Context: one part of a larger RNA
RNA sequence: UCCGGCGAGUUAUAGUACGCAGCGAGGUUAAGUGAUUAAGUCACGGAGCCGAAGGGAGACCGAGUCUGAACAGGGCGAAAAGUUGCGUGCCAUAGACCUGAAACCGUGUGACCUAUCCAUGAGCAGGCUGAAGUUGCGGUAAAACUCAAUGGAGGGCCGAACCCACGUUCGUUGCAAUGACCGGGGAUGACUUGUGGAUAGCGGAGAAAUUCCAAUCGAACUCGGAGAUAGCUGGUUCUCCCCGAAAUAGCUUUAGGGCUAGCGUUGCGUUAGUUUACCGGAGGUAGAGCACUGAAUGAGCUAGGGGGCGAUGAGCUUACUGAACUCUAUCAAACUGCGAAUGCCGGAUAAAUGAUGCGCGGCAGUCAGACAGUGUGAGAUAAGUUUCAUUGUCGAGAGGGAAACAGCCCAGACCUACAGCUAAGGUCCCAAAUAUAUGCUAAGUGGGAAACGAUGUGGGGUUGCGAAAACAACCAGGACGUUGGCUUAGAGGCAGCCACUCAUUGAAAGAGUGCGUAAUAGCUCACUGGUCGAGUGGCCCUGCGCGGAAAAUAUAACGGGUCUAAGCAUAUAACCGAAGCUUGGGAAGCACUUGUGCUUGGUAGGGGAGCGUCGUGUACGGGGUGAAGCGAGAGCGAGAGCACUCGUGGACUGUACAGGAGAGAGAAUGCCGGA
Numbered sequence: 001u002c003c004g005g006c007g008a009g010u011u012a013u014a015g016u017a018c019g020c021a022g023c024g025a026g027g028u029u030a031a032g033u034g035a036u037u038a039a040g041u042c043a044c045g046g047a048g049c050c051g052a053a054g055g056g057a058g059a060c061c062g063a064g065u066c067u068g069a070a071c072a073g074g075g076c077g078a079a080a081a082g083u084u085g086c087g088u089g090c091c092a093u094a095g096a097c098c099u100g101a102a103a104c105c106g107u108g109u110g111a112c113c114u115a116u117c118c119a120u121g122a123g124c125a126g127g128c129u130g131a132a133g134u135u136g137c138g139g140u141a142a143a144a145c146u147c148a149a150u151g152g153a154g155g156g157c158c159g160a161a162c163c164c165a166c167g168u169u170c171g172u173u174g175c176a177a178u179g180a181c182c183g184g185g186g187a188u189g190a191c192u193u194g195u196g197g198a199u200a201g202c203g204g205a206g207a208a209a210u211u212c213c214a215a216u217c218g219a220a221c222u223c224g225g226a227g228a229u230a231g232c233u234g235g236u237u238c239u240c241c242c243c244g245a246a247a248u249a250g251c252u253u254u255a256g257g258g259c260u261a262g263c264g265u266u267g268c269g270u271u272a273g274u275u276u277a278c279c280g281g282a283g284g285u286a287g288a289g290c291a292c293u294g295a296a297u298g299a300g301c302u303a304g305g306g307g308g309c310g311a312u313g314a315g316c317u318u319a320c321u322g323a324a325c326u327c328u329a330u331c332a333a334a335c336u337g338c339g340a341a342u343g344c345c346g347g348a349u350a351a352a353u354g355a356u357g358c359g360c361g362g363c364a365g366u367c368a369g370a371c372a373g374u375g376u377g378a379g380a381u382a383a384g385u386u387u388c389a390u391u392g393u394c395g396a397g398a399g400g401g402a403a404a405c406a407g408c409c410c411a412g413a414c415c416u417a418c419a420g421c422u423a424a425g426g427u428c429c430c431a432a433a434u435a436u437a438u439g440c441u442a443a444g445u446g447g448g449a450a451a452c453g454a455u456g457u458g459g460g461g462u463u464g465c466g467a468a469a470a471c472a473a474c475c476a477g478g479a480c481g482u483u484g485g486c487u488u489a490g491a492g493g494c495a496g497c498c499a500c501u502c503a504u505u506g507a508a509a510g511a512g513u514g515c516g517u518a519a520u521a522g523c524u525c526a527c528u529g530g531u532c533g534a535g536u537g538g539c540c541c542u543g544c545g546c547g548g549a550a551a552a553u554a555u556a557a558c559g560g561g562u563c564u565a566a567g568c569a570u571a572u573a574a575c576c577g578a579a580g581c582u583u584g585g586g587a588a589g590c591a592c593u594u595g596u597g598c599u600u601g602g603u604a605g606g607g608g609a610g611c612g613u614c615g616u617g618u619a620c621g622g623g624g625u626g627a628a629g630c631g632a633g634a635g636c637g638a639g640a641g642c643a644c645u646c647g648u649g650g651a652c653u654g655u656a657c658a659g660g661a662g663a664g665a666g667a668a669u670g671c672c673g674g675a
Base pairs, nucleotide, nucleotide: 001675002674003673004672005671006670011094012093013092015090016089017088018087019086020085021084022083023082026050027049028048032044033043034042035041054061055060064076065075066074067073097235098234100232104225105224106223108221109220115199116198117197118196119195120194121193122192123191124189126158127157128156129154133150134149135148136147138145162186163185164184166183167182169180170179201217203213204212205211210219238610239609240608241607242606243605248261249260250259251258252257262366263365264363265362266361267360268359269358270357273353274352275351276350277349278347279346280345281344287338288336289335293332294331295330298327299326300325304321305320306318307317308316309315369394370393371392372391373390374389375388377386378385399410400409401408414586415585416584417583419582420581421580425576426575427574428561429560435572436571437570438569439568440567446563452547453546456544457543458542459541460540461539462538463537464536465535473531474530475529476528477527479504481502484498485497486496510525514523515522587600588599589598590597591596592595611664613661614660616658617657618656619655620654621653622652629648630647631646632645633644635642636641
């Protein structure tokens, strides 16, 4: 991992609702007793319970009663049949659908591991060092002391056995649930060790580490309470049909749980409901506005403040500042003298819809929502972010499109067909046009991106110049007072400063546009004439392009091939394209006019109808002329499933109805067995 078997809403007693049945203003017995049987049962038993009357705290009264002074008003009642049994749904109490804790408590078992202690034994190769003491020589008054020898101390030294475990490596499905090799520490001691004994879990022991107490220790193990509890995780077994949610509000030691409401289903009752048009309402959002509340621009004017004069006064004054006021230009979720569209409420009528509304019962599930569009808040006008509102889709939704792609676009799958039409999206390969018409793009733009930049190119507008010759090019001129004045070493059009920047000759020529010189010079421009002969400049709006453009495995930013249209824009008429719509056939549900109409995606969940397994009862069968089981075969049924034939097998078994369950397996890191 697979195969086979086993494996989870049960039972009892109350309650409640519905169904069926009995009796009915009544219904019903319980314990018990008697009778009888193989086992069932039958009868008796009316205690009790429910109902038939309520109101009041009660006395009490009673279709009323309580409150009250009340004959008022008000509250609760009266005017609707129950009860018993069986079945089913749900609920309560019990383990209460199954599996699963860590833990808690109680009785015992453990110190053959290990910790400490007690008793009694045992062990420690070899080598080194050489304490005290002692003896002797020397020394002393005697000592002290010195030297030599002797001696053999020490939690002494080196190092095997023995004990330990500091380091690397190996091992890490090991040789080993802690080992191996090589090194390392202690090795006469607080040493090591044998045997026997002591201490026990709310405890013991501990040179103390939450360390050890039998591979278990912040409280051992065993059995029991015990099926502890688990708002948590996992699992929960046949079929078909009808309907079909929620991820919200309030409260919650509540937030991944619950209760009530909302939304679903089902039964009964009732007769409304929804949308559009129209009419009538409330409102303060979008927008707008600036009288109000605040914010805020410039100007004018002014009180006041500051400065100056004056004597520290009166007063005067001022390139300063400046409330209020006037004009001007603005801003606001918590501003409003204005104010929509939608939405909301109510309503007669009309149209549409066709049970969608409401009420009372049974049963739920839901309380983590996700994304997208729109309107806000939070955030950074970030997030596949977060909080609301509203709509849609997913959730619970298949099909077509978007290459692939829950939440986007189209569209809601009862079954069937080798029929047709369409939607989104497409029509070269690839289902369908190498369609038509007119333009645009040259960038493979299309087929990724901004500020910004640019004689890319198309369209539109406006304006200047132009046959009295423009624009461009070429030829020629571009002068004079004058080197303007000042400044300066110099300043001659051209460092800088000044100037109503003048005047002359002229076709024209600046007291000079740029280059240049130390300054001049020189080149050039403006401006003018000629040659030439028709358009040439500026600006604005706009279509499509260009640059800006660097990323991590591999072209890799059309889905690919490829495309100059098979790109983009506009228009036309075709076609393709889905489980949409239509057509033919069929099934089921609901409704009523009974032969028509509508409907049939679906998770949680509600409701309905069935299939199958194993016992039992009754009836009827089958079976050695071959039961069950097993194997095979294009059978039947909407399905669970059920036949038939043949083979195998060798003794049981089926159908109908009723009634009863240890009643359906793929999942539970399920249990047992096997491969």
Description: Large-subunit ribosomal RNA, domain II from an uncultured Oscillospiraceae bacterium, 675 nucleotides, folded computationally. The coordinates come from a structure-prediction model, not an experiment, and the mean pLDDT is 85. The sequence was found in a public genome assembly.